The prediction has a mean pLDDT of 81. Predicted 3D model of a 351-nucleotide part of an RNA (small-subunit ribosomal RNA, central domain) from Gossypium longicalyx. The RNAcentral record of the full RNA draws on SILVA. Lineage of the source: Eukaryota > Embryophyta > Magnoliopsida > Malvoideae > Gossypium. Rfam family: Bacterial small subunit ribosomal RNA.
[in-house]
Context: one part of a larger RNA
RNA sequence: UUGGGCAUAAAGUGUCUGUAGGUGGCUUUUUAAGUCUACCGUCAAAUCCCAGGGCUCAACCUUGGAUAGGCAGUGGAAACUACCAAGCUGGAGUACGGUAAGGGCAGAGGGAAUUUUCGGUGGAGCGGUGAAAUGUGUAGAGAUCGAAAAGAACACCAAUGGCGAAAACACUCUGUUGGGCCGACACUGACAUUGAGAGACGAAAGCUAGGAGAGCAAAUAGGAUUAGAUACCCUAAUAGUUCCUAGUCGUAAACGAUGGAUACUAGGCGCUCUGCAUACCGACCCGUGUAGUGUUGUAGAUAACGCAUUAAGUAUCCCGCUUGGGAAGUAAAUUCGCAAGAAUGAAACUC
Numbered sequence: 001u002u003g004g005g006c007a008u009a010a011a012g013u014g015u016c017u018g019u020a021g022g023u024g025g026c027u028u029u030u031u032a033a034g035u036c037u038a039c040c041g042u043c044a045a046a047u048c049c050c051a052g053g054g055c056u057c058a059a060c061c062u063u064g065g066a067u068a069g070g071c072a073g074u075g076g077a078a079a080c081u082a083c084c085a086a087g088c089u090g091g092a093g094u095a096c097g098g099u100a101a102g103g104g105c106a107g108a109g110g111g112a113a114u115u116u117u118c119g120g121u122g123g124a125g126c127g128g129u130g131a132a133a134u135g136u137g138u139a140g141a142g143a144u145c146g147a148a149a150a151g152a153a154c155a156c157c158a159a160u161g162g163c164g165a166a167a168a169c170a171c172u173c174u175g176u177u178g179g180g181c182c183g184a185c186a187c188u189g190a191c192a193u194u195g196a197g198a199g200a201c202g203a204a205a206g207c208u209a210g211g212a213g214a215g216c217a218a219a220u221a222g223g224a225u226u227a228g229a230u231a232c233c234c235u236a237a238u239a240g241u242u243c244c245u246a247g248u249c250g251u252a253a254a255c256g257a258u259g260g261a262u263a264c265u266a267g268g269c270g271c272u273c274u275g276c277a278u279a280c281c282g283a284c285c286c287g288u289g290u291a292g293u294g295u296u297g298u299a300g301a302u303a304a305c306g307c308a309u310u311a312a313g314u315a316u317c318c319c320g321c322u323u324g325g326g327a328a329g330u331a332a333a334u335u336c337g338c339a340a341g342a343a344u345g346a347a348a349c350u351c
Stems, first nucleotide, its partner, number of pairs: 004322003008304001012319001014201004021194003025088004031082001033081002035077005041071003049065006091191001092188003096183004103177007110154001114150008125136002162169001206248006215241002220236004259318006267296006274289003300307001324351003333344004
């Protein structure tokens, strides 16, 4: 709860696509549902209000009258919403010409490092720490040189940078595929926007089946530290993962703690893509437009911090969410899941 709000106080769904619904550009016509207006009927009496009257006044009683409003009917108006019909191009889209990019998927190739194995040289330590020890090494370690194998990740470039709806995405090349931006103005002619349900995607960890397994590393074992040390440190090491394939899970401080769309509202200084203009042998610089990405700052708004054309400003539309703290994201129930759990989600009681 017809009110106020949602960056940080409670509160923006993790993100997108999209159904119903809501909302919706410009011009003309029709209808008259909404809307406006006139009249009529009705909305018992009492009560309330106004003007009178009666109790000596008043309270009280009583006579008459009326507004506003609701509903129904009849007649009218046509600006707005809606409907009918026709059109328009500014919103939106398609086609065309360009363009940038770690956007997705698949395939091929590459070098550095690490570990292991083999061989050579060599001969006593290595490793590790605050200090040590466990560990490892004369059955030849560590160091160094050569060869081979494996798996995972891609230094520098690298940025305040790019791209994607978000999650995310980076060695190089090829194939395929999605979206964006710019230009010109050819075509369609409002086809738009939001979006309850619904669907799709969705880090990490986890789960199922199979493979792979170099490094790292929960659990675990040992060594230390310590009063103790189920830890921090060290030596090993399994699941697991960064790995792959097919599924599942559906959550994160999934953050800009800021939902989406449209329009408007001072500037300054950068960066990225691109167009115009200028210039030239060529590449820049300088000026200017669109799209994006930063920083600073005015008006404005804000409790302040801070925001400020990428708004937390000024407005409109749609959705989600909030209503003292705890109990509690718990219980029950339902749906989903192999499970772990997820989603929806209270109350008693207490302060």